A computed fold for a 265-nucleotide RNA from a Clostridiales bacterium, annotated as Bacterial large signal recognition particle RNA. Its Rfam family is "Bacterial large signal recognition particle RNA". From the family's description: The signal recognition particle (SRP) is a universally conserved ribonucleoprotein involved in the co-translational targeting of proteins to membranes. Rfam links the family to the GO terms signal recognition particle, plasma membrane targeting and SRP-dependent cotranslational protein targeting to membrane, signal sequence recognition.
RNA sequence: CCGUGCUAGGUGGGGAGGUAGCGGUGCCCUGAACCUGCAAUCCGCUAUAGCAGGGCCGAAUUCCUGCCGGAGGGUUUGGCUUGUGGGGUCCGGCUCCUGUAAGGGGUGUUGACGGCCGGGUCUUGCGCGACGGAGUCUUCUGAACUGUGUCAGAUCCUGACGGAAGCAGCACUAAGGAAGUCCCUCCGGGUGCCGCGAGGGUGCCUGACUCGAGCUACCUGCUGGAGUAACGCCCGGAAGCCAUCAUUCGAAGGUGGGUGCACGG
Numbered sequence: 001c002c003g004u005g006c007u008a009g010g011u012g013g014g015g016a017g018g019u020a021g022c023g024g025u026g027c028c029c030u031g032a033a034c035c036u037g038c039a040a041u042c043c044g045c046u047a048u049a050g051c052a053g054g055g056c057c058g059a060a061u062u063c064c065u066g067c068c069g070g071a072g073g074g075u076u077u078g079g080c081u082u083g084u085g086g087g088g089u090c091c092g093g094c095u096c097c098u099g100u101a102a103g104g105g106g107u108g109u110u111g112a113c114g115g116c117c118g119g120g121u122c123u124u125g126c127g128c129g130a131c132g133g134a135g136u137c138u139u140c141u142g143a144a145c146u147g148u149g150u151c152a153g154a155u156c157c158u159g160a161c162g163g164a165a166g167c168a169g170c171a172c173u174a175a176g177g178a179a180g181u182c183c184c185u186c187c188g189g190g191u192g193c194c195g196c197g198a199g200g201g202u203g204c205c206u207g208a209c210u211c212g213a214g215c216u217a218c219c220u221g222c223u224g225g226a227g228u229a230a231c232g233c234c235c236g237g238a239a240g241c242c243a244u245c246a247u248u249c250g251a252a253g254g255u256g257g258g259u260g261c262a263c264g265g
Stems, first nucleotide, its partner, number of pairs: 001265006009057003012030004020046005034054005063258006072249004077243006084236004090232001092231001093228005099222002102220003105216003114210002117207005122199006128192002131188005137180005147172004155164003
């Protein structure tokens, strides 16, 4: 140096999460690297850290290790978006109240504001009227017998003369019914551009006298106060995206070094 057979060892790796910790199943990244059973309401271990069983490679491109490398993930910081909880002592906005009178508006010498007097509207009493109701009144109708008058016929009394009661009919009426309207009476009231009196006096309307230039607070502005979480703002927390600022873990890959045994040639 070569060949043969063994052993150590290898037969993917990493991240987050989970865990007292370490692996695995599951998720993600990278990559192409055996099989079977167990396993998230977990499975199996104990710092030597999957367990049980089987197969393949096997001292080197494959094992161990240093450096480079930087896929990807985590944390922090910042920004943006979405939605969520709270804050009315944020002098934000918005609403309301109070005061002011700078600007605008309205009104005012055809007299503002004020002072003073009177009346009405209001309550009540009386009077008058209208309305409604009732009555009186006028006309008509209206009584078998129970109203009046006259009573045909008929009836009764009488020798006669004469008298008596009295139905129907007719006339006039009572109670009742109908119609009427100028007048008259009574009763009533949420009755009246009505009259007289008493009372009341907040508001409104109106008339007269006096004074002599502002008055109003409608809108904007300004002062003070109360409220309001829809919006802006502040505080807190959740999710997603972006940045690489900081930090952490880190695969593939590249490059260097190290590492057995036996036999034979």
The sequence was found by an Rfam model in a public genome assembly.